[in-house]
Transfer RNA from Thermoplasma volcanium GSS1, 73 nucleotides, folded computationally. The gene name in the source record is tRNA-Pro-GGG-1-1. Rfam family: tRNA. RNAcentral holds the sequence, with entries from ENA, GtRNAdb and Rfam.

RNA sequence: GGGGCCGUGGGGUAGCUUGGUAUCCUGCCAGCUUGGGGUGCUGGUGACUUGAGUUCAAUUCUCAACGGCCCCA
Numbered sequence: 001g002g003g004g005c006c007g008u009g010g011g012g013u014a015g016c017u018u019g020g021u022a023u024c025c026u027g028c029c030a031g032c033u034u035g036g037g038g039u040g041c042u043g044g045u046g047a048c049u050u051g052a053g054u055u056c057a058a059u060u061c062u063c064a065a066c067g068g069c070c071c072c073a
Base pairs, nucleotide, nucleotide: 001072002071003070004069005068006067007066010026011025012024020056027045028044029043030042031041032040049065050064051063052062053061
């Protein structure tokens, strides 16, 4: 220098093909349960890497940038 894959709550992950409310597990907070703690149950909390474009509407499509991993040179 060229190419491929990936980027989603604190951590992990689905959803993107086929645009329309973002899923689940865990964590954290509160309540119930207990003499107290743990377990269990209920409720809550919090995320689409950035910019531009297309569109009524973008996590999803297009382009560029940034970051990570891999291959070629």